[in-house]
RNA sequence: GCCCCCAUAGCUCAGGGGUAGAGCACAUCAUUGGUAAUGAUGAGGCCUCGAGUUCAAAUCUCGAUGGGGGCU
Numbered sequence: 001g002c003c004c005c006c007a008u009a010g011c012u013c014a015g016g017g018g019u020a021g022a023g024c025a026c027a028u029c030a031u032u033g034g035u036a037a038u039g040a041u042g043a044g045g046c047c048u049c050g051a052g053u054u055c056a057a058a059u060c061u062c063g064a065u066g067g068g069g070g071c072u
Stems, first nucleotide, its partner, number of pairs: 001071007010024004018055001026042005048064005
C1' cells in the first nucleotide's frame, strides 16, 4: 500500500427495512435464623461518527474513526 471481517445494555452476543432482545451482572421483593442458591418484578442502549437511498435505516450504499485478520 491492497483486500476481508467486526463496532448494538456494565460484559458476552442476537437482531439484516416498520420507533431494539437474550444470557451474565445490577436494583427491589419473596423464600431463610442468616448467607448462598432459587423464584417474581424492574432499571439500563435512540445501535461508533458523517452523508446518501427510502414514506420509514441499528439494518441497504459511500466515506471517516477504532479494533482484528490476510497478502505484498

Record summary: Model confidence (mean pLDDT): 83 of 100. Predicted 3D model of a 72-nucleotide RNA (transfer RNA) from Oscillatoriales cyanobacterium SM2_2_1. Its Rfam family is "tRNA". The family's RNA type in Rfam is transfer RNA. The sequence is in RNAcentral, with records from ENA.